[in-house]
C1' cells in the first nucleotide's frame, strides 16, 4: 500500500419474489391461509461535505452590485472541491510523508508586551564639529540590548566611523537568452533589495436559478363544486294548509383530489473475473460472466450444537461518484 | 433538508485575535448571645474534544462529540 470484517450445522420465526390441481371468504376481479423452492445489509449501509443523474417549479438577451465556493501545472472522470502524475516549499539520516500552493511591487487595517524605533525609527555604542566640560548639533544600522520579526545575508575592500558605497558567494526582483505541453528549470545580465499577516477587509480568475423521492406522476370508494340529459308521469323534501306552478333529491358525464393504493423503486456513467491492449499512474478499451434487499410502522433475529486467534465499528429507505468520520481481530505485499 | 450553542459549581459575558472575568454560590475573617443580613480577603478554568493558521487562539478554518431549535 492492499485485502478482509467468525464459519458450519439443527429447529423456530420475519420481508420479498416464483409455484401449488390445496383450503377459506368474494357474483367477479382478487384477497387471506398454508406448503414447496429461491433470495435478504456494510466497508463504512454513518456524516450529509462536495459533485451528478431523476422530478417540478422558476428563467427573452446581456451588464453591474451582492453571496457562496475553488485557487500552482498538466491529465483522468458524466461531473466535482475527488483521483493520479509533475512542479514550488516543508519534514525526515531514509524508505517516504505534509502543504487553505494566487495576490502583501492596488488600498486599507493590525503587529499586545517588551523595545530608542514595528515601514517607521539614533537608546548604548562608534565617528567629526562645538563646548561653559553637564552636553549640544550632524553622521551611522558594522557592534551592543529588546522582540517572533529591527535597515536582503556573509566576507573582503572602502570610510572620519560607516553604509550594496564597490566586489566575490548566497537568496529574492526585473530583462533577456535556451530546455520542457505547462507548472517551472537552467545560464546570463542589472545593486533594483521592497518586514509579516489575505484560516484580517479586501483585489484577481473560475464556476454557481431554486427545491429536493414526504421530489413527482397515475388511480382514486366516500365527498364539496360544475355541466348535460329527461321527465315532473309515479315516489318523497320545499315554497305555513290544499290545486296549479316551480325547485330539489333522481340517472349521466365533467373536473378537484382528502382517506387509501400504484409507479418512481433498482439493468445501472452498474458489478465481478483474468497472466489481453494503450497509458509511469488515475484511467479507457476489448474478452468472458452475473442480475444481487426493495420495506412503508417499515424485513435479515432468536436458541442449540461444533470449531476458533472467542467476534470491533455498525443496520438499507430513490440512486450513483467521491470525501470525512468510527472500527476488535486476522491476512497479503513492497520497502527503510 | 437548515440554523445556532457549548467558558468557574450554577446563569451569563468576553468572539473586528494579546489581561480569562460579572453575578449568586463556596471558603476564612469580622460584626452579633447566636444566625440572617452586611463588610473585608479569598479558593475555584483541558474556554466541549482533536487538528491547522498566526510571533500569539476562548476568539479565525477545519475535522468530530453532545444539546437545543427551525422547516
Nucleotide at each position: 500500500g492492499c485485502c478482509u470484517g467468525a464459519a458450519c450445522g439443527g429447529c423456530c420465526g420475519c420481508g420479498g419474489g416464483c409455484g401449488g390441481a390445496g383450503c377459506c371468504c368474494g357474483a367477479a376481479a382478487g384477497g387471506g391461509c398454508c406448503c414447496g423452492c429461491c433470495u435478504g445489509a456494510g466497508g463504512a449501509a454513518a456524516g450529509u461535505c462536495c459533485g451528478a443523474g431523476c422530478u417540478c417549479c422558476a428563467c427573452a438577451g446581456g451588464g453591474c452590485a451582492g453571496g457562496a465556493a475553488u485557487a500552482a501545472c498538466g491529465g483522468c472522470u458524466a461531473a466535482c472541491g475527488g483521483c493520479c502524475g509533475c512542479c514550488g516549499g516543508g519534514g525526515g539520516c531514509g524508505a517516504c510523508c505534509c502543504c487553505a500552493g494566487g495576490g502583501a511591487a492596488a488600498g486599507u487595517g493590525c503587529a499586545a508586551c517588551a523595545g530608542a524605533g514595528a515601514g517607521a525609527u539614533a537608546c548604548c555604542g562608534c565617528c567629526g564639529c562645538c563646548u561653559u566640560c553637564g552636553g549640544g548639533c550632524g553622521g551611522u544600522a558594522a557592534g551592543g540590548g529588546u522582540g517572533g520579526a529591527a535597515a536582503g545575508g556573509c566576507g573582503a575592500g572602502g570610510u572620519a566611523a560607516g553604509a550594496g558605497c564597490u566586489c566575490a558567494c548566497c537568496g529574492g526582483c526585473g530583462c533577456g537568452c535556451g530546455g520542457g505541453a505547462g507548472a517551472c528549470c537552467g545560464c546570463g545580465c542589472g545593486g533594483c533589495c521592497c518586514u509579516g499577516c489575505a484560516a484580517a477587509c479586501c483585489c484577481u480568475a473560475u464556476u454557481c436559478g431554486g427545491a429536493g423521492c414526504a421530489a413527482c406522476a397515475c388511480c382514486g370508494c366516500g365527498g364539496a363544486g360544475g355541466g348535460a340529459c329527461a321527465c315532473c308521469a309515479u315516489g318523497u323534501g320545499c315554497c305555513g294548509g290544499c290545486c296549479c306552478g316551480g325547485c330539489g333529491c333522481g340517472u349521466c358525464c365533467c373536473g378537484u383530489g382528502g382517506a387509501g393504493g400504484u409507479g418512481g423503486c433498482a439493468u445501472g456513467a452498474a458489478c465481478c473475473g483474468g497472466a489481453g491492449c494503450g497509458g509511469c499512474a488515475a484511467c479507457g478499451c476489448a474478452c468472458g460472466g452475473u442480475c444481487a434487499a426493495g420495506a412503508u410502522a417499515g424485513a435479515u433475529g432468536g436458541u442449540c450444537g461444533u470449531u476458533c486467534u472467542a467476534g470491533a465499528c455498525a443496520g438499507a429507505a430513490c440512486u450513483c461518484g467521491g470525501c470525512u468520520u468510527a472500527c476488535a481481530g486476522g491476512g497479503c505485499u513492497g520497502g527503510u | 433538508g437548515g440554523g445556532a450553542c457549548a467558558u468557574a459549581g450554577c446563569u451569563c459575558a468576553g468572539c473586528u485575535g494579546g489581561g480569562a472575568g460579572a453575578g449568586c454560590g463556596c471558603u476564612g475573617c469580622g460584626u452579633u448571645c447566636g444566625c440572617a443580613a452586611c463588610g473585608c480577603a479569598g479558593a475555584g478554568g483541558u474556554c466541549g474534544c482533536g487538528g491547522g493558521u498566526u510571533c500569539g487562539a476562548a476568539u479565525c478554518c477545519c475535522g468530530u462529540u453532545g444539546u437545543c431549535u427551525c422547516c